[in-house]
C1' cells in the first nucleotide's frame, strides 16, 4: 500500500433479522447497618454508542468516507 477484525459508562462487556425508553458487574456518590471500618441492603450519577455524510417514518444496528488498536500479506 491491501485484508480481517474490534471501538458502546471511569474498567471489563453484552445489545447488530432496523423499531420501545441504551444496558449488566466491578467502580463512584448517598442514606440505612455498625462503637468504627469491611460485608451487606436501599438509592442515586455517570453515555452525543470513536468522528462525518447518506439511506429509512425510525439507526448502536445498514451503506460510503475518516480516525485510532490489534493481527496477517506485501
Nucleotide at each position: 500500500g491491501g485484508g480481517c477484525u474490534c471501538g458502546u459508562a471511569g474498567c471489563u462487556c453484552a445489545g447488530u433479522u432496523g423499531g420501545u425508553u441504551a444496558g449488566a458487574g466491578c467502580g463512584c456518590c448517598a442514606g440505612c447497618u455498625c462503637g468504627a471500618c469491611a460485608c451487606g441492603c436501599u438509592g442515586g450519577a455517570g453515555g452525543u454508542c470513536g468522528g462525518a455524510g447518506g439511506u429509512u417514518c425510525g439507526a448502536a444496528u445498514c451503506c460510503c468516507c475518516c480516525c485510532g488498536g490489534g493481527c496477517c500479506c506485501a